[in-house]
Molecule: Lysine riboswitch aptamer
Organism: uncultured Acetatifactor sp.
Formats: sequence, C1' cells, structure tokens
RNA sequence: GAUAGAGGUUGCGUUUUUUAAGAGUAGGCUUUUUAGAUGCGGCAGGAGCAGGUGAGAAAAAGCGGAAAGGGAAAAACGCCGAAAGAGGAGAUAACCUGUCAGUCAAGUCUUGGGCAUGCAGCAAAUAACUGUAUGACUGUCAUCCGUAUAUUGGAUGGGGCGCUAUC
Repeated sequence: GAUAGAGGUUGCGUUUUUUAAGAGUAGGCUUUUUAGAUGCGGCAGGAGCAGGUGAGAAAAAGCGGAAAGGGAAAAACGCCGAAAGAGGAGAUAACCUGUCAGUCAAGUCUUGGGCAUGCAGCAAAUAACUGUAUGACUGUCAUCCGUAUAUUGGAUGGGGCGCUAUC
C1' cells in the first nucleotide's frame, strides 16, 4: 500500500406500505359590522390584472377542509466515518430587473458506539432529532497487576487517518 473483517439484536442510514397525532389547525368560500385605498413571497422600480358594484385589515358567525417535518409497526436495500453536526465557495430563487428570505450545496473542521439525566435549539408536542455537560456500560489498543502458560478478571490511559487477519 491492497484485500477481508469485528463492535450492537436498541450498530448506522435509505426506500415502500399501514397507522396514531398534527387538527377540526392552516389556507379557501359566504354573510354581517368597523372604518376606507390599495393588493398581487419581503423590500424597491417597471408591466399587467383586480379594486368606492369596496382593495387590504380587524372582529363575529357559518360552510368546508388539508399537508410537511418528525413518531410507531412490518418488509426490502445499502453499509461499519457506517453516519451525524459545524461551515458555507458555488447554484437556484415565483411576470421582468436588483436584493433578501427560502432550497440544494463543495473544500475544511469535530465526533469510537449506544443509553440515562440536566441545559439549550428545533418542533403542535412532556414525542423524536441535534448540540453540550455529567454518569455508568460497551468495543478496541497500550502499560501494569493477578490467574494455571494461554483464555477469563482488575486498574490507569489513548482514540476510528483507530483495531484485527492475510498478501
């Protein structure tokens, strides 16, 4: 350097189906009241359309009515930096122009893994997820002790650009 593996049955991630919640919520339509001139993702400009036969806004009532992200179960697939997070070159961005929100996202950096608890973020949520701190557990390597040579056990410390096997 190449190849093949291990950590766990709650390892990691993706897709499909079913399902609870989201929620009788958001948005839409109609009516009434208030007042009265703008509205069409935000901010400007242009064009077009609608608008005193009432724009947009607020309140009340009625009709009707979702979805996303995330959760649970099952199945299939890809794997062991699996993956996650930070970051943001660059790209896109609603009629046109500029800019922004939003969306995708490289280089680079961090993290061995899952769990519990606290705090924070996100979220409709006391769920889940993410970050961080603490705690024990677990896997691996190094050193030391001990056991009966080994295996098994204990203590301390390190980290995946690691560890094991073969060439």